[in-house]
Molecule: transfer RNA
Organism: Lachnospiraceae bacterium
RNA sequence: GCCUCCUUGGCUCAGCUGGUAGAGCGACGCAUUCGUAAUGCGUAGGUCGCCGGUUCGAAUCCGGCAGGAGGCU
Repeated sequence: GCCUCCUUGGCUCAGCUGGUAGAGCGACGCAUUCGUAAUGCGUAGGUCGCCGGUUCGAAUCCGGCAGGAGGCU
């Protein structure tokens, strides 16, 4: 230098063919307990890496950039 893949709550990851962003774990609150753990119920937390484009509508499609992983030379 070139090619491929990845980037979504604090963490690990879903999100099929474009149509109001979800799960588990974690955090917090309540219940339960003599108390803790466990368990049950609930709450908060995301400009979907950034900038543009297409579209009535973009996490999703297109281009560029950044970061990461792998490969080739």